[in-house]
RNA sequence: ACCAGAGUAGGGAACAAAGCGUUAAGUGUCGGGAGGAUGGGAUGUUGCCCCCGGACGAAAAGGAAGCUCUAUGGACUUGCUUGCGGUUUUGUUCUCGCAUUCGCUGCA
Repeated sequence: ACCAGAGUAGGGAACAAAGCGUUAAGUGUCGGGAGGAUGGGAUGUUGCCCCCGGACGAAAAGGAAGCUCUAUGGACUUGCUUGCGGUUUUGUUCUCGCAUUCGCUGCA
């Protein structure tokens, strides 16, 4: 040299913890953007994040407390518990995961 291999962003699943919402934010979806980060380097694609806009759209229940209101039925506020949300973040494990080229590892 040849051959083989590893490695990104990120996707999926399970578990745990802490939150947020339940007065609907978030998630998902569609459109737009001369925005951003993307194997160790370079180029670049998919994908991701971000920004703007549109349409759609949901699960609550039960105790407690109160120096509040009240038509005495209740309302309101706070907090708790159990739920709910294609909910957020973090951690652990498993799994999927770079096109070209150089580099890296193994072989020799």